[in-house]
């Protein structure tokens, strides 16, 4: 320097044809148990990498600009 792919919750990773941002795993409360841990029920926790566009409406289209990973040179 060219192409291609990926960035969404602390952690792994959904999200469809543009129409309310979701699930495991952790975490918090309560239950269950003599206590642990299992297991049941609830709750919190988001700038969807940044920034601009389009549109009534953007995680999703489209520029860009940053990191990361792979190819080519």
């Nucleotide at each position: 320097g060219g192409g291609c792919a990926g960035u969404u919750a602390a952690c792994u990773c959904a999200g469809c044809u543009g129409g309310u941002a979701g699930a495991g795993u952790g975490u918090c409360u309560c239950u269950u148990u003599g206590a642990c841990g299992u297991g049941g029920a609830g709750g919190a926790a988001g700038u969807c990498a940044g920034g601009g566009g389009u549109u009534c409406g953007a995680g999703u289209c489209c520029c860009u600009u940053a990191c990361u990973g792979c190819c080519c040179a």

A computed fold for a 73-nucleotide RNA from an uncultured Clostridia bacterium, annotated as transfer RNA. Rfam family: tRNA. It is annotated as a transfer RNA. The coordinates come from a structure-prediction model, not an experiment, and the mean pLDDT is 82.